[in-house]
Context: one part of a larger RNA
RNA sequence: ACAGGCGUAAAGAAUUCGCAGGCGUCUUCGAAAGCUUAUACUUUUUAAUAGUUUACCUAAAGGUUAAAAAAGGAUAAGUGAUUUGAAGAUAGAAUCUAAUAGAGGAUGUAAAAAAUACUGAGAGUAGGGUUAAAAUCCGCAAAACCUUGGUGGAAUUUCAAUGGCGAAGGCUAUUCAUCUAGUUACAGAUUGACGCUGAGGAAUGAAGGUGUGGAUACCGAAAGAGAUUAGAGACCUCAUUAGCCCACACAGUCAACGAUGUAUGGUAGUCUGCUAGUAUAUAAAAUAUUGGUGGCGAAGUUAACGCGUUUACCAUACCGCCUUGCGAGUACGACUGCAAAGUUGAAAUC
Numbered sequence: 001a002c003a004g005g006c007g008u009a010a011a012g013a014a015u016u017c018g019c020a021g022g023c024g025u026c027u028u029c030g031a032a033a034g035c036u037u038a039u040a041c042u043u044u045u046u047a048a049u050a051g052u053u054u055a056c057c058u059a060a061a062g063g064u065u066a067a068a069a070a071a072g073g074a075u076a077a078g079u080g081a082u083u084u085g086a087a088g089a090u091a092g093a094a095u096c097u098a099a100u101a102g103a104g105g106a107u108g109u110a111a112a113a114a115a116u117a118c119u120g121a122g123a124g125u126a127g128g129g130u131u132a133a134a135a136u137c138c139g140c141a142a143a144a145c146c147u148u149g150g151u152g153g154a155a156u157u158u159c160a161a162u163g164g165c166g167a168a169g170g171c172u173a174u175u176c177a178u179c180u181a182g183u184u185a186c187a188g189a190u191u192g193a194c195g196c197u198g199a200g201g202a203a204u205g206a207a208g209g210u211g212u213g214g215a216u217a218c219c220g221a222a223a224g225a226g227a228u229u230a231g232a233g234a235c236c237u238c239a240u241u242a243g244c245c246c247a248c249a250c251a252g253u254c255a256a257c258g259a260u261g262u263a264u265g266g267u268a269g270u271c272u273g274c275u276a277g278u279a280u281a282u283a284a285a286a287u288a289u290u291g292g293u294g295g296c297g298a299a300g301u302u303a304a305c306g307c308g309u310u311u312a313c314c315a316u317a318c319c320g321c322c323u324u325g326c327g328a329g330u331a332c333g334a335c336u337g338c339a340a341a342g343u344u345g346a347a348a349u350c
Base pairs, nucleotide, nucleotide: 003323004322005321006320007305008304012319014204015203016202017201021197022196023195025089026088027087028086029085030084031083032082034079035078036077037076038075039074041072042071043070044069045068052067053066055064056063057062092194093191094190095189096188097187099184104180105179106178107177108176110174112156117151118150119149120148121147122146127138128137164171165170209250210249211248212247213246214245219243224238225237226236261318262317263316264315265314266313269296270295271294273293274292275291276290277289278288279287280286300307301306325350333344334343335342336341
C1' cells in the first nucleotide's frame, strides 16, 4: 500500500458539541463538464503465461507465425445518474400554540425517624469487649448493662421494580422556593433541505490522588501494637493518621462495558411483558397506533457461543481503530501538570 476486519480471537477514542472536509429529499427550465457509441486524424509504445481467431508444419500430442494496446483533441448522435444557476414543492430538519411523565441539573429553605460516637444526671458493682482460642485494649480516676436529657457529623430502612431520568460519568428519606436542560404523543399553523457525519478544536468526565481553607460521627490506606507462623512485611484483633464530607481550584484516568461508534432506510411474530401516552368506540372489555425498556424466537447471520425490528440481518454516509508474540503502552523526544502522572509512541537482541 492493497485487502479483510473491529460483541468474546488484534481492533469502536469515556461521552457530547462542533469549524474545515466528505456525503446529502422531490419537481421544472437553462448551462457545464463527464460517460457511451460512431467517423476520420495525430501521437506513443510492446511484461510473461493463459484464452480467442487466421495461416503453415506434423500421424498425433504439439510447435511456429500474424492479428495488438494506450493516450489526445475534433465532429455527430445518445444519456440526465453528477455538478452548478434560477424558480417552486414538501415526506427530512426545526419553530409556535395547547399538553405530558420523570431519583435530569444548580442554589437555598424547612424539618423527620433510626443507629454509631461523645457528653450531663441517676441507678448499680467488678468486670467488659474481642476471638476458632487468646492477648494487646477499656474499667475502682467507677466501666459494661439499665433509665433520662443534650451535642455533633455522615448516610437515608420500607416504598423499590425486569421501573424512571440523563450525552456519558451518574442521579433515590421528605417539604417548599428560585433558576435551568432535554424527552414524548396528538392536532393545527409556520419556515422550506435549514440535514447526516465530523480530522484538528472545545466542554463534561466515577473512584483514588494534589493544592488552600473548613468540618471530622462512623469507616479507614500507611506507620504502630497484639496474635498466628519456621518466618508473617498478610489473613484475625486493638487503636488510629491521611482520606471519606463541604467550598474553590487542579488532575483527566477505569472491566469509563452492551467489552457492540453515530445517523438514515428496509426486513415474521409472540409473552394482551413492563413503562409514558394518543385515536376510535364506550358501561366495560376491546381494536389500532407512537416513544422508551425487557424475555423467547421465523428468516437472515456467525468460526462457534450467540445476535435476532433496541440487530452481531439487508444496505447507505462519515469518523475512529487493528494487521504474529515478548520487548512495551517501555525508551527517547514533544506537549500538558504544583506533583503524582497523563497524551503521543518506537527499535534492537530473542
Small-subunit ribosomal RNA, central domain from Athelia sp. TMB, 350 nucleotides, folded computationally.
Rfam family: Bacterial small subunit ribosomal RNA. Rfam links the family to the GO terms structural constituent of ribosome and ribosome.
Lineage of the source: Eukaryota > Dikarya > Agaricomycetes > Atheliaceae > Athelia.
Its mean pLDDT, the model's own confidence on a scale to 100, is 81.